The RNA shown here (transfer RNA) has 73 nucleotides and comes from a Verrucomicrobiota bacterium. The source organism's lineage runs through Bacteria, Pseudomonadati and Verrucomicrobiota. The coordinates come from a structure-prediction model, not an experiment, and the mean pLDDT is 81. Its Rfam family is "tRNA".
RNA sequence: GCUGGAGUAGCUCAAUUGGCAGAGCAGCUGAUUUGUAAUCAGCAGGUCAUCGGUUCGAAUCCGAUCGCCGGCU
Numbered sequence: 001g002c003u004g005g006a007g008u009a010g011c012u013c014a015a016u017u018g019g020c021a022g023a024g025c026a027g028c029u030g031a032u033u034u035g036u037a038a039u040c041a042g043c044a045g046g047u048c049a050u051c052g053g054u055u056c057g058a059a060u061c062c063g064a065u066c067g068c069c070g071g072c073u
Stems, first nucleotide, its partner, number of pairs: 001072005007066001010025004019056001027043005049065005
């Protein structure tokens, strides 16, 4: 330099092919317990990497940029 993948909650990852952003773990509160753990119920947590474009509507499509992983030279 060329090329493929991926960037979403603190972490690991979904979102059914453009139409309400979710799960598990972790965190907080409560119940249970002599107490802790486990279990159960609830709560909170998001600039969907950044900028722009298309569209009535974008995490999703298109372009550029940034950093990460792999391949080729």